[in-house]
Molecule: c-di-AMP riboswitch aptamer (ydaO/yuaA leader)
Organism: Desulfosporosinus fructosivorans
RNA sequence: UCUCCUCUACCGCUUAGUUCUCUUAAGAGAAACGGGGGAACCAAUUUCCGGGGUGAGUCAUUCUUGGCACUACACAGGCCGGGAAUGUAGGGUUAUCUUUCGACCCGAAUCCGUCAGCUAACUUCGUAAGCAUUGAAAGGGAGGAUGA
Repeated sequence: UCUCCUCUACCGCUUAGUUCUCUUAAGAGAAACGGGGGAACCAAUUUCCGGGGUGAGUCAUUCUUGGCACUACACAGGCCGGGAAUGUAGGGUUAUCUUUCGACCCGAAUCCGUCAGCUAACUUCGUAAGCAUUGAAAGGGAGGAUGA
């Protein structure tokens, strides 16, 4: 170098959400990862139609329902919410890694409180919660075997 075989399922997945040290414990600290605030320069000048942050979680249509304004009243229509359905920007899994194809899912929630563009120094906060995927092809990588 060629040829052949294997690539592990208590092991993994979403996520920043893990590890270590001290302490009798409560708790405290460090590393790592992640978020916010915060100059110059640049950008933007739009502030009740309030504005902004974390996050993949935006947007659209239809049906239904509550409220508000208008109106003498009501209907229709308008605006702001709730529920349901169908899609969608976008996001995830498919087990060594990457890509492609196929398949299966998500497309939420919540926080700040009138206020924040970017942003070096600086400063500050978080390390929760929830799950169960296992199809194929190509390439690369790693390991092994026989022979040359």